[in-house]
RNA sequence: ACCCAUCACAAAGCGCCAGUGCCCGCCGGUCCGCCGGCGGGACGACGAGGAGAGGGGAGAAUCGAGGAUUUCGGCGGAUGCCCCUCCGUGCUUUUCCGGGCGCGUACACAGCCAGCAAAUAUGCGGGCGACCGCAAAACAGAGGGGCUGUGACCGGAAAGC
Numbered sequence: 001a002c003c004c005a006u007c008a009c010a011a012a013g014c015g016c017c018a019g020u021g022c023c024c025g026c027c028g029g030u031c032c033g034c035c036g037g038c039g040g041g042a043c044g045a046c047g048a049g050g051a052g053a054g055g056g057g058a059g060a061a062u063c064g065a066g067g068a069u070u071u072c073g074g075c076g077g078a079u080g081c082c083c084c085u086c087c088g089u090g091c092u093u094u095u096c097c098g099g100g101c102g103c104g105u106a107c108a109c110a111g112c113c114a115g116c117a118a119a120u121a122u123g124c125g126g127g128c129g130a131c132c133g134c135a136a137a138a139c140a141g142a143g144g145g146g147c148u149g150u151g152a153c154c155g156g157a158a159a160g161c
Stems, first nucleotide, its partner, number of pairs: 014076004019072001022041008046064003052086006087104005093159007107151007122135005
């Protein structure tokens, strides 16, 4: 370094299910359209992006895709947000010190460029069914990346000119 076995961990657009709606069976009713009860079951957010360290806080925490009453409704979380401390970084010709503002491998804004998804749909398979699994192809936006432009502090020390 690799392989095997066992155990633990495993997830963070994540986990869960008691309501509504949906499926199946039984019973009852029916104006034959369905309705009610009981039991069992399925679904219940599709990916992209997002973490300096510690502490505290509030909870509808970014982006699009699909769909057109279920991605409904609810519970618990969560890399987002706010506050404090510390660390780092950008704001000068360079370095350092103190403070200020912004940010978190690291400033803001604008333009351009490149790149990037899964579900749905389709096909195959499973299930009485609601639905589920797999496969190949396609299609976003935000953020981030690249380039260009514009803009982004004060005081002190040293060096250099």
Description:
The RNA shown here (glmS glucosamine-6-phosphate activated ribozyme aptamer) has 161 nucleotides. Its mean pLDDT, the model's own confidence on a scale to 100, is 80. Its Rfam family is "glmS glucosamine-6-phosphate activated ribozyme aptamer". Rfam's curators write: This entry contains a glucosamine-6-phosphate activated ribozyme that is found in the mRNA for GlmS. GlmS is an enzyme that uses fructose-6-phosphate and glutamine to generate glucosamine-6-phosphate. The literature on the family includes a 2004 paper in Nature by Winkler et al., "Control of gene expression by a natural metabolite-responsive ribozyme". Rfam classes the family as a riboswitch. It was read from a public genome assembly, where an Rfam model found it.